[in-house]
Context: one part of a larger RNA
RNA sequence: CUGGGCAUAAAGGGCACGUAGGCGGUGAAUCGGGUUAAAAGUUAAAGUCACCAAAAAGUUGUAGAAUGCUCUCGAAACCAAUUCACUUGAGUGAGACAGAGGAGAGUGGAAUUUCAUGUGUAGGGGUGAAAUCCGAAGAUCUACGAAGGAAGGCCAAAAGCGAAGGCAGCUCUCUGGGUCCCUACCGACGCUGGAGGGCGAAAGCAUGGGGAGCGAACGGGAUUAGAUACCCUGGUAGUCCAUUCCAUAAACGAUGAGUGUUCGCCCUUGGUCUAUGCGGAUCAGGGGCCCAGCUAACACAUGAAACACUCCGCCUGGGGAGUACGGUCGCAAGACCGAACUC
Repeated sequence: CUGGGCAUAAAGGGCACGUAGGCGGUGAAUCGGGUUAAAAGUUAAAGUCACCAAAAAGUUGUAGAAUGCUCUCGAAACCAAUUCACUUGAGUGAGACAGAGGAGAGUGGAAUUUCAUGUGUAGGGGUGAAAUCCGAAGAUCUACGAAGGAAGGCCAAAAGCGAAGGCAGCUCUCUGGGUCCCUACCGACGCUGGAGGGCGAAAGCAUGGGGAGCGAACGGGAUUAGAUACCCUGGUAGUCCAUUCCAUAAACGAUGAGUGUUCGCCCUUGGUCUAUGCGGAUCAGGGGCCCAGCUAACACAUGAAACACUCCGCCUGGGGAGUACGGUCGCAAGACCGAACUC
């Protein structure tokens, strides 16, 4: 420098923001660049190639060609810069709309547990069967009252929202994004994105609270040849809150982001228009089936894994190894990341 690839075979970064860089709408003008055509010059000699003459051949002689470069005058598509203009990309505005989007504060009910009191008497609990366990110091059951923590039944759905992680009782305050519609404004302001900073489930770490239920570790009872398990009875961290770290997941759609083009059908969410009995049209989402196409197959199939384009990340037989060394972040865990050797 380059080939072929990345749903499931090796391979899409967890996610977006974003600097450099790469790429980039329409029309016109000017200048420049490369491209291309013509003409001129140059391209030493030898050699090479071609032609002619001589020669049996080697060879000799003659007159040419040759890539490239320079200059002149042109050509039209493209590229770059500058200028002018445009609106369909991007954005702003007016009017509506939907939503578990985020942060903070307040508040209600059901249930579990514990405690107090009453009633009441011998069991309760648990299992395949049992036992540990609780109970005459009165349990379980039942009635009423109190405390405290956590989670949000029905609604509830292939539903909705969010970039991803994720988000669900109710009310209030603050706040981000989105869609539709009007086409009023702006006039390419765009896409991607190494570096970088930010967000990032659960578990875990630090400090201080909180602790009802559940429950790693741990104790006991069973089971078993054994049982460091599955089952039972207890139970500490943790789970919860505040503040600070951590940066990993089958972080999955195992499918990077963006743009354009593509046969039909069905369900569904939010708008607009039209209808108003069902409906019909259109935009933006969420699902199901399927033609062409594609695929090794399975499958995908207008939210592509089809047909194309731009940019980034990544792969290159299995193991060694996501390891060693090294520097780096961190309290720790993390991330970057080989080779020898071997099959």

Notes:
The part of an RNA shown here (small-subunit ribosomal RNA, central domain) has 343 nucleotides and comes from Fragaria x ananassa. The organism belongs to Fragaria, within Eukaryota. RNAcentral holds the full RNA, with entries from SILVA.